Annotation: Predicted 3D model of a 1389-nucleotide RNA (small-subunit ribosomal RNA) from a metagenome. Rfam family: Bacterial small subunit ribosomal RNA.
RNA sequence: GUAUAAAGUGGCGAACGGGUGAGUAACACGUGGGCAAUCUGCCCUCCACAUCGGGAUAACCCUUGGAAACGAGAGCUAAUACCGGAUACUCCGUCUGGACCGCAUGGUCUGGUCGGGAAGGCUCAGACGGUGGAGGAUGAGCCCGCGGCCCAUUAGCUUGUUGGUGAGGUAACGGCUCACCAAGGCAACGAUGGGUAGCCGAGCUGAGAGGCUGAUCGGCCAUACUGGGACUGAGACACGGCCCAGACUCCUACGGGAGGCAGCAGUGGGGAAUCUUGCACAAUGGGCGAAAGCCUGACGCAGCAACGCCGCGUGCGGGACGAAGGCCUUCGGGUCGUAAACCGCUUUCAGCAGGGACGAAAAUGACUGUACCUGCAGAAGAAGCUCCGGCUAACAACGUGCCAGCAGCCGCGGUAAUACGUAGGGAGCAAGCGUUAUCCGGAUUUAUUGGGCGUAAAGCGCGCGUAGGCGGCUUGUUAAGUCAGAUGUGAAAGCCGGGGGCUCAACCCGCGGAUUGCAUCUGAAACUGGCAGGCUUGAGUGUGGUAGAGGAAAGUGGAAUUCCAGGUGUAGCGGCGAAAUGCGCAGAUAUCUGGAGGAACACCAGUGGCGAAGGCGGCUUUCUGGGCCACCACUGACGCUGAGGCGCGAAAGCUAGGGGAGCGAACAGGAUUAGAUACCCUGGUAGUCCUAGCCGUAAACGAUGGGCACUAGGUGUGGGGGAUCUUAGACAUCUUCCGUGCCGAAGCUAACGCAUUAAGUGCCCCGCCUGGGGAGUACGGCCGCAAGGCUAAAACUCAAAGGAAUUGACGGGGGCCCGCACAAGCAGCGGAGCAUGUGGCUUAAUUCGAAGCAACGCGAAGAGCCUUGCCAAGACUUGACAUAUACAGAAAAGCCGUAGAAAUACGGUGUCCGAAAGGGCUGUAUACAGGUGGUGCAUGGCUGUCGUCAGCUCGUGUCGUGAGAUGUUGGGUUAAGUCCCGCAACGAGCGCAACCCCGGUCCUAUGUUGCCAGCAUUUGGGGACUCAUGGGAGACUGCCGGCGUCAAGCCGGAGGAAGGUGGGGAUGACGUCAAGUCAUCAUGCCCCUUAUGUCUUGGGCUGCACACGUGCUACGAUGACCAGUACAACGGGCUGCGAUGGAGCGAUCCGGAGCGAAUCCCUUAAAACUGGUCCCAGUUCGGAUCGAAGGCUGCAGCUCGCCUUCGUGAAGUCGGAGUUGCUAGUAAUCGCGGAUCAGCACGCCGCGGUGAAUACGUUCCCGGGCCUUGUACACACCGCCCGUCACACCACCCGAGUUGUCUGCACCCGAAGUCGCUGGCCCAACCCCGCAAGGGGAGGGAGGCGCCGAAGGUGUGGAGAGUAAGGGGGGUGAAGUCGUAACAAGGUA
Repeated sequence: GUAUAAAGUGGCGAACGGGUGAGUAACACGUGGGCAAUCUGCCCUCCACAUCGGGAUAACCCUUGGAAACGAGAGCUAAUACCGGAUACUCCGUCUGGACCGCAUGGUCUGGUCGGGAAGGCUCAGACGGUGGAGGAUGAGCCCGCGGCCCAUUAGCUUGUUGGUGAGGUAACGGCUCACCAAGGCAACGAUGGGUAGCCGAGCUGAGAGGCUGAUCGGCCAUACUGGGACUGAGACACGGCCCAGACUCCUACGGGAGGCAGCAGUGGGGAAUCUUGCACAAUGGGCGAAAGCCUGACGCAGCAACGCCGCGUGCGGGACGAAGGCCUUCGGGUCGUAAACCGCUUUCAGCAGGGACGAAAAUGACUGUACCUGCAGAAGAAGCUCCGGCUAACAACGUGCCAGCAGCCGCGGUAAUACGUAGGGAGCAAGCGUUAUCCGGAUUUAUUGGGCGUAAAGCGCGCGUAGGCGGCUUGUUAAGUCAGAUGUGAAAGCCGGGGGCUCAACCCGCGGAUUGCAUCUGAAACUGGCAGGCUUGAGUGUGGUAGAGGAAAGUGGAAUUCCAGGUGUAGCGGCGAAAUGCGCAGAUAUCUGGAGGAACACCAGUGGCGAAGGCGGCUUUCUGGGCCACCACUGACGCUGAGGCGCGAAAGCUAGGGGAGCGAACAGGAUUAGAUACCCUGGUAGUCCUAGCCGUAAACGAUGGGCACUAGGUGUGGGGGAUCUUAGACAUCUUCCGUGCCGAAGCUAACGCAUUAAGUGCCCCGCCUGGGGAGUACGGCCGCAAGGCUAAAACUCAAAGGAAUUGACGGGGGCCCGCACAAGCAGCGGAGCAUGUGGCUUAAUUCGAAGCAACGCGAAGAGCCUUGCCAAGACUUGACAUAUACAGAAAAGCCGUAGAAAUACGGUGUCCGAAAGGGCUGUAUACAGGUGGUGCAUGGCUGUCGUCAGCUCGUGUCGUGAGAUGUUGGGUUAAGUCCCGCAACGAGCGCAACCCCGGUCCUAUGUUGCCAGCAUUUGGGGACUCAUGGGAGACUGCCGGCGUCAAGCCGGAGGAAGGUGGGGAUGACGUCAAGUCAUCAUGCCCCUUAUGUCUUGGGCUGCACACGUGCUACGAUGACCAGUACAACGGGCUGCGAUGGAGCGAUCCGGAGCGAAUCCCUUAAAACUGGUCCCAGUUCGGAUCGAAGGCUGCAGCUCGCCUUCGUGAAGUCGGAGUUGCUAGUAAUCGCGGAUCAGCACGCCGCGGUGAAUACGUUCCCGGGCCUUGUACACACCGCCCGUCACACCACCCGAGUUGUCUGCACCCGAAGUCGCUGGCCCAACCCCGCAAGGGGAGGGAGGCGCCGAAGGUGUGGAGAGUAAGGGGGGUGAAGUCGUAACAAGGUA
């Protein structure tokens, strides 16, 4: 000397870029303006300049403190660091002119005077710089109009507050700050307070209008640990600067220090949840620099996450009358399914290999060997999720059995679940699919577009009236609204349109449009508004009439109740469903006379009147409000509505004082009742009345706000006017205005209904509604003496609550009608004994079913074994029975014997048909049989019942939005929806009736076994009669009279065997009761399978303290018994009925004629009649029970049959409450037959004999039919439903208190810091003195003082939150308790 690195001085930057959204309801933001009230470094343009000097200070060196951070002292030194002088403009300031302009303050241009203010250089060819001034650009600051959240249960807020004068301060206006003066300012168009929130371009949604949101990207704002503060600077009150206070973390030698990820990554924590401690400055951009370059977690890229959007793949073609396998099945098949296998083909993506960009202008590539291209191999590596009841596309099986579970809403699940779970199949999306959360939509469900308020939620109880909203005709003017055009703006991105670029798309680029807005300018003047003028129809005034329970006050009248006094008079009165309490012999009630007192005003009186509503009622007077009518004189829009406000406002209630007859809460007593704190009765206090004052609510209702206008009528009624008629009046008729009713057109309405008095059509204004409950409640506020009123939520809970109408059902609603339903009668039952069925009890079992009517002499037309289903014991297991296959066999059955209770086992005997095939039988094996096991609430069929009641429906039409109605209702009539008439209905069907059967009369035909007059006789005859069997006739309101609508029909009569469906039967509509039956039968599913099947013996179904049903026999004299005598019908009979005869007291037996039956038998009918006995009694009634002896059936009468004879001789003397049947050949009474069956009948089904009484009538009970009415019922009154109490849970309110948070006011303390004052100490470049040394001063600083001042502290208020002993109501909950309030006349409307 040069280079590099580091430190320092100096300059610029660090206020950009990047993050976040805590705060903020504000000029913070958006939009449009203003600054004549402003600043702006770097950048651009222009003009001018850049001269002469000076003193310091870091670094450095020396000393030194501290653990550190960091300093302290002394000594040098440089600059584009710092300072002084000169010069200077359109600079700044003072004073002073002129011109022009502006809405004002004022501004622009141009003069004069005085004073003040600049500038270091570096390098030199340029260049880069520096200073003053003017302009531009950019950025910033301030001001204003308008716009955008919730709460009024926040209604008053404010003292620098509002304004002024002056000063200070700022870049700048300004109470921005200060002094003084004035008392203002804001607010219902929402101030103040509280809550919430960054705002916008935009995003999502929506047809739009709107609604919601403010992530990414972009603009603005705010913020940087929390709070305060300034410094520097062009710009900050500054994210990676400073000071202070606070909280927290770290270091420390305890003295003191350090820090701020809401930068990029990353960590911890929290949380349901959100990424890599990557690469690079290559690009774009920023800062500095002359440049090279440096810095840049801005940015460019890469990584992670299906988080979103977009694109692509996971293969393509062929391939079966369709593999295997799965699933289902009607067992045939169907389906997964061309799906797979198999054959052929392709290779996107991924993989491997090779090449290889754009992004870069000369250099420079993080991405990156990336995008892309080429080649290779191989279907190769690549599909899931949700759903399948309806909404909503997609179905069956198994499992489960109100369990497990599902669920968005409705709702599924209790043994056949398309709803749970699983596999199969299907549907939908697809690298996704579902769930959750949120927003918009649908939702005209907050309704501006675009809703309502009579009864669904909703008209203030009514008026007066303030603000506000709205407002008649006409003229002029204005131009705020309105309309038209233009200009500016509405950033970019986004959106839309049409282009372009990545292979397409998403994405990106460029152009246009929209951006509905705001501002300015110009114009128009119809309408709205403003201003000015006029008009009369809206409104009001005037004059004359008129009606009225309009209001207030005073006075007055009679009737009645009660009380008092007196008279007459005597035993009751009163009251009720019936009674009692009560009053009365001390004289009531009743009656008469007189008096007292209070309240209310009969008749008139009327969907009449008046009033704003509440409301107003004897009469008279006074005062007073309003309406209506007529006249058309006056004013000239003076009007309508009406948030707040003010007033009036039934009854009850309250305060004070009066009054108190009647009535009458509370209360007392009497009744009723299970109870009766009620309904009924007897009393009775407040109150009801008056005066004064409160209260302020009602189903204060026309459940209908006020005003104006318009839109068919008819008919009443109240007030007034006019006209016609009339001599006049009255009446009458017509008309007009106002009021008040009814009926109705159009229209409206969900319907009901409304309809000139609108709920119709319009306009104006107000009030109110937005699912039910919680709740008109809590809290807060206001009012009130109180009672309470006004305002008025939420949590929680439900899937409805509600309106109108419809069809039913029901009613202690109504009307009409029917039925042995009642009534009138007769006979019973209920009491006794017995029979029989049931319950209960018992039992090893007492098998099962039937259960009000409509189970109970029922299934059962017949349980000793059997039946038999039950029990005990003993046995069997392809079975007692069926079918099939295979194999085997010649046996099996039967008979005999043994064992056994028998089944059965063993032994013997015995040994099939057919030519064969085969059949029959037996054994073994397999499929299977079998079940009286369950479910009648899985079913078929059958049956009961309402009910032999007269109903139940359909087609077409019509009406209704519809459910549905009409027809089918109505007037008559009938047994009948039977028929007639009428009718928006016309027809039809199932029912009714008739057709069918039986018997009643006659005719006719036939005539055995029936019949028999005269015959004839013992087997001929006849067809007359009875009878039987066929066929026919007859009865139809046909005839007459009356009634009736000239009808249907009813009443009476004639004739007739029969008369009004002549009597009886069969016949049972649509449906109801989840009625009955799985035990007649059939049958789905489930269950059992050496047993829940099958066989056998014995037992049981018959059991007996008791209760009930149905019957029989009786209780006696209309009877019992004895004797005699008469008359039926229906039926049955061969394993049968069984005659004559004989035996027995008898049951019965012996015997066997006749008869398969109009022939024979059952088979003497009984009651009745005649005669006799009994004589009212527990009997000559009654026959139970028991004893004895027999008979019959049957293997067998012990449990457990029937009959006979003898003996025994119970209860019972007509039956409580209650209840049943029957209306004529019926009830009652008498016997006879049959089914079942070996036997057993008081039951059941039939038959005939004798043979009554009564029905006034439809009030009542029961059942039913039709019409109508109410309904909160529809499982339909055996319905529904309310409240207390008890228990559990949930949320809420109050609450002695207690704990945080936010906040107002007052005061204390007072950091940093700005500002002000001071500055004795320090510095001192400039000035003065001095030759100099030095001194003095200007100026500056440390320090001190003062104002303000964050945090902190004290006191006292407010708001909201958490928590709490205890208290309160509310909601919900499965079958709890007590009553019965409401729904019907809900049993007291």
Source information:
The sequence is in RNAcentral, with records from SILVA.